[in-house]
Context: one part of a larger RNA
RNA sequence: GAGUAACGAUAAAACAGGUGAGAAACCUGUUCGCCGAAAAUCCAAGGUUUCCUGAGGAAGGGUAAUCCUCUCAGGGUAAGUCGGCCCCUAAGGCGAGGCAGAAAUGCGUAGCUGAUGGGAAACGGGUUAAUAUUCCCGUACCGGCCAAAUCGCGUUAUUAGCGAUGGGGUAACGUAGAAGGGUAGUCUAUCCGGGUGUUGGAUGUCCCGGUACAAGCAGGUAGGAGGGUGGUUUUGGUAAAUCCGGACCGCCAUUCAACUCCGAGACGUGAUGUGGAGCUUCUCCUUCGGGAAAAGCGAACUAGAUGAUCCCAUGCUACCUAGAAAAACCUCUAGUGAGCUGUUUGGCCGACCGUACUCUAAACCAACGCAGGUGGAUGAGUAGAGAAUACUAAGGCGCUU
Numbered sequence: 001g002a003g004u005a006a007c008g009a010u011a012a013a014a015c016a017g018g019u020g021a022g023a024a025a026c027c028u029g030u031u032c033g034c035c036g037a038a039a040a041u042c043c044a045a046g047g048u049u050u051c052c053u054g055a056g057g058a059a060g061g062g063u064a065a066u067c068c069u070c071u072c073a074g075g076g077u078a079a080g081u082c083g084g085c086c087c088c089u090a091a092g093g094c095g096a097g098g099c100a101g102a103a104a105u106g107c108g109u110a111g112c113u114g115a116u117g118g119g120a121a122a123c124g125g126g127u128u129a130a131u132a133u134u135c136c137c138g139u140a141c142c143g144g145c146c147a148a149a150u151c152g153c154g155u156u157a158u159u160a161g162c163g164a165u166g167g168g169g170u171a172a173c174g175u176a177g178a179a180g181g182g183u184a185g186u187c188u189a190u191c192c193g194g195g196u197g198u199u200g201g202a203u204g205u206c207c208c209g210g211u212a213c214a215a216g217c218a219g220g221u222a223g224g225a226g227g228g229u230g231g232u233u234u235u236g237g238u239a240a241a242u243c244c245g246g247a248c249c250g251c252c253a254u255u256c257a258a259c260u261c262c263g264a265g266a267c268g269u270g271a272u273g274u275g276g277a278g279c280u281u282c283u284c285c286u287u288c289g290g291g292a293a294a295a296g297c298g299a300a301c302u303a304g305a306u307g308a309u310c311c312c313a314u315g316c317u318a319c320c321u322a323g324a325a326a327a328a329c330c331u332c333u334a335g336u337g338a339g340c341u342g343u344u345u346g347g348c349c350g351a352c353c354g355u356a357c358u359c360u361a362a363a364c365c366a367a368c369g370c371a372g373g374u375g376g377a378u379g380a381g382u383a384g385a386g387a388a389u390a391c392u393a394a395g396g397c398g399c400u401u
Stems, first nucleotide, its partner, number of pairs: 013031006032398004040378004046358002050356001051075006060068002080141002082354003086119003092113003098107003122139005142350009152340002161336002166332004174319004180312003185306005191210005196204001212274002216269002223262004227252008236244002275301001278297004283292003320323001364373002380392004
C1' cells in the first nucleotide's frame, strides 16, 4: 500500500422463546424461501472412527460461537442364507520340462493364479443414543453327518448302490425391433376414523387422514421350446460305453395333438399374526398453546381405471459383422462294491473375515470445509411424447460474515 481488496455461487430470511459471562449464525417453535432424474434415499470404490453420548472453548472453522466433521473421555459394528473366503474359469500374470541368450535374463507348453463373469439357501415386523435380511418375535429354506421307521432293490465278484482327473450333454451368451400376458407404482371411488368454523355463506356433491403386508408352502395358469418312441448297425468321440454322433427300419402323431421341459402372475395359505389413523393411562418438560417418552387398547383393511425402463424373457421376429471359458449339474462307461437308493420323522453341525459412518461429498481425488471430477440402484404428483421443462410430495437444505 491499507484497515483497502476479499470473506468462495444472488436458494433468503424474519420473529418469539431457551441456554449462556456473552447469541444475526447454537437449540426449540411459528412463518418465509430453495432442490425435488435431486441439493432425496441405498450401495461399490476410496477414506478409516469422521458414527453416538457427555464435557470443553487454546488452536482449526475465511467473522462470532454457548456450536462442529475441532479437543478430551466413554460407548458403538453380533450373520449357515448379505458380501468375501470357498468351487470354477476370462483377459492379464507366473511358469515344471522346453526354446533362445556370454551372463543377467527373455519367450512359452502343461499347470497354477487371477472377477469385472458362472456356482446351495430368508423373508416380514419390532427394537438401540449409536447395529441389524446379522439381535428379538413369527414363519421358512439350503448343504452335510447320524439315528429310527417305511416302500423297494440287491448280495453268481455281479445288471443293487456309489461313480471318474476320462467321453458326451448342459451351463452358453450378438445387435436391432415388435406384440402380448402380468406386477410394482399411481389415480379415483368405496369403507373406516376425525372435523365442521371468533368474518357474508358452508351438515354438504364439504374438509382432513387412513384404507397395508413378504419369503416360504400348495396347485401349475397366460405363454414359450422340442415331434415323440422302439429296434438293428457302427471308419467317429485318443481305452471302454447301454451315453453322444452317423446310417437304416418300424410304430404313434402331424396339430389349438400327445408327451416332455421351461414358465411370470393371480387365487389360497402364511395371517385367530404383524401393521394401522387414532384413543386412554402414567411420568417428565412447558411460554399453559403444547411437546417428549413408556405402557395398554385399537377402526376400515375393498373395488375400478391406468400402468412401467421391472417380471414372463437367456423368450419371439429380423439381420450379418456370426456374437467367452471352466466348474457346479445330468448322463455314459473305466473303476469300486455288500449292503443300498428314495420317502418321512427326529437330532447335531454350518468355522473364519467384512458389517459403525461418509459416498455428486465439508469425510473420496483435486495443497483448502475448493462453484471441478467420481461407477451402480430406486426415482412419486399435476401439466407434458418424455428421466425435457415448470410448480410441488416424501425427504433434505437456506450454501459459516
Molecule: large-subunit ribosomal RNA, domain III
Organism: hydrothermal vent metagenome